[in-house]
RNA sequence: GUUCCGGUAGCUCAGUCGGAGGAGCAUCGCGUCGACACCGCGAAGGUCGCUGGUUCGAGUCCAGCCCGGAACAC
Numbered sequence: 001g002u003u004c005c006g007g008u009a010g011c012u013c014a015g016u017c018g019g020a021g022g023a024g025c026a027u028c029g030c031g032u033c034g035a036c037a038c039c040g041c042g043a044a045g046g047u048c049g050c051u052g053g054u055u056c057g058a059g060u061c062c063a064g065c066c067c068g069g070a071a072c073a074c
Stems, first nucleotide, its partner, number of pairs: 001072007010025004019056001027043005049065005
């Protein structure tokens, strides 16, 4: 340099045919307990890598760029 895969909550990851965002763990609160842990209930937490485009509507489609990984080439 070329090709391919990936980037979504603090972490690990889902997200179907484009209809507008979720799970587990972690954190916080309440319940339970003499107390802690476990367990139960609830809450908070998101520019969906960035910028544009298409569309009535984009995490999803298109273009460019950034970052990580793999293969190939020099």
The RNA shown here (transfer RNA) has 74 nucleotides and comes from Plantactinospora endophytica. Its mean pLDDT, the model's own confidence on a scale to 100, is 81. Rfam family: tRNA. It is annotated as a transfer RNA. Lineage of the source: Bacteria > Actinomycetota > Micromonosporales > Micromonosporaceae > Plantactinospora.